Molecule: transfer RNA
Organism: Stomatobaculum longum
RNA sequence: GCCCGGUUAGACGAAUGGUAAAGUUGCCGCCCUUUCACGGCGGAGACGUGGGUUCGACUCCCGCACCGGGUA
Numbered sequence: 001g002c003c004c005g006g007u008u009a010g011a012c013g014a015a016u017g018g019u020a021a022a023g024u025u026g027c028c029g030c031c032c033u034u035u036c037a038c039g040g041c042g043g044a045g046a047c048g049u050g051g052g053u054u055c056g057a058c059u060c061c062c063g064c065a066c067c068g069g070g071u072a
Stems, first nucleotide, its partner, number of pairs: 001071007010025003018055001027043005048064005
């Protein structure tokens, strides 16, 4: 250089073109407890970037950036 895959919350990780964008863990608050831990309830927090297609894009297409793998 070329080919393939990937990029979603602090970490991990789902989402059939139309959901309020899941879940786990962590964080915050309340309950429980003599206290802590465990447990219960609730809350805040995310679609790499720029275009295109579409009535509608995390999802499809193209460029760029970054990560991983393959190839000479």